[in-house]
Context: one part of a larger RNA
């Protein structure tokens, strides 16, 4: 120099991306306790006081032992049961009075506190060795599929298994995430369930007609029956698909121009297009806002974070759930108090290393 400890005057977060790290707090009794709240909680809330050692004093009392005695109940008695009860042992608050010291949980162990927002309900669970969390799970909720040889899973062979020694209050699949208070419109498009009247279809069923070969007929050109044989229109033909319906806590969607009030702005009203329908509650520069450090308000001497509004929502929205919520959280924003070598700004001090030199 550099670890790893200690210890500072005056200030105290002025440090830094950020009180990281380090300090503060800390134990037992007591008093004392707020806002909201699911009335449980929140609470060790917050914030105060007490602590040693001697006397009065082996205190008052409380527990143990339960003999002597004493007092009841049962009973002729014996004896047995309840209660009391001496000395010992064992705990042991509350008060008076005095004593020391800088300090009495004297040491070592052992919560820093509050206010306000975000997400997530919560205790759980995770990336063995960068992430512990607003991610995953969960009680709840909600659709669907299964009548049992269940559906489902194990390759969507097969068998066997599982489900399950279960039987719709049961078991699988998907989604949402305690609870509160809700959870709008659209079925045009996919999907999925229903439905058969018609339209289209496959194999196969059917064979109209063709074409070859040739007994035979004919001078001949050619004509040609059975039989083989090669082909091959009508008609018949399921699902499915077009078709009709139904369904969104199913995949998904959920407009756009122009115009108008007696200041001026706006536009509750009108007008046209376009749609399967044009986004309702609620919330809203948000974990989502690009313009952006939006404006206002707060909070600072100052505030791109932060609270609290406004809405012009680039580009929120209701189970890929809206919105709110007490408790929780090694989660994440902001503040204050308290602390404090984190800094202003360096210093001294232990132990340990590393380099020079002899």
């Nucleotide at each position: 120099c550099c670890c790893u400890c200690u210890u500072u005057u005056a200030g105290g977060a002025a440090c830094u991306a950020g009180g990281c790290a380090a300090g503060u707090u800390a134990a037992c009794c007591c008093c004392g306790u707020a806002a909201c709240u699911u009335a449980g909680g929140g609470a060790a809330a917050a914030g105060g006081g007490g602590u040693g050692c001697c006397u009065c004093a082996u205190u008052a009392g409380c527990g143990u032992u339960g003999u002597a005695c004493c007092g009841g109940g049962c009973c002729u008695a014996c004896g047995u049961c309840c209660g009391g009860g001496a000395a010992g042992c064992g705990c042991g608050a509350g008060g008076a009075g005095g004593c020391c010291g800088c300090a009495g949980a004297g040491a070592a162990a052992u919560g820093g506190c509050u206010c306000u927002g975000g997400c997530g309900a919560c205790u759980g669970u995770u990336u063995a060795a960068u992430a512990a969390a607003a991610a995953c799970a969960c009680a709840g909720g909600a659709c669907u599929c299964u009548g049992c040889u269940a559906a489902g899973u194990c390759a969507c062979a097969a068998a066997a298994a599982c489900g399950a020694c279960g039987u719709a209050u049961a078991g699988g699949g998907u989604c949402u995430g305690a609870c509160g208070c809700c959870u709008g419109c659209c079925c045009g498009g996919u999907g999925c369930c229903g439905g058969a009247a018609g339209g289209u279809u496959a194999a196969g069923g059917g064979g109209a007609g063709a074409g070859g070969u040739u007994a035979g007929c004919g001078c001949a050109a050619g004509c040609g029956a059975a039989g083989c044989u090669u082909u091959g229109a009508a008609c018949c033909g399921a699902a499915g698909c077009c078709c009709c319906g139904g369904u969104a806590a199913a995949c998904g969607g959920c407009g756009g121009c122009c115009g108008u009030a007696a200041c001026u702005a706006u536009a509750a009203c009108g007008g046209u297009c376009c749609u399967a329908a044009g986004g309702u509650a609620g919330c809203g520069a948000a974990a989502u806002u690009c313009c952006u450090u939006g404006u206002c308000g707060g909070g600072u001497a100052a505030g791109u974070u932060c609270c609290g509004a406004c809405c012009c929502g680039c580009a929120c929205g209701a189970a890929a759930g809206g919105c709110g919520u007490a408790a929780c959280g090694a989660c994440u924003g902001g503040a204050g108090c308290g602390c404090u070598g984190u800094c202003u700004c360096a210093a001294g001090g232990a132990g340990g290393g590393g380099c020079a030199c002899g």

Predicted 3D model of a 358-nucleotide part of an RNA (large-subunit ribosomal RNA, domain IV) from an Acidobacteriota bacterium. RNAcentral holds the full RNA, with entries from ENA. Model confidence (mean pLDDT): 86 of 100. Taxonomically the source falls in Acidobacteriota (Bacteria, Pseudomonadati).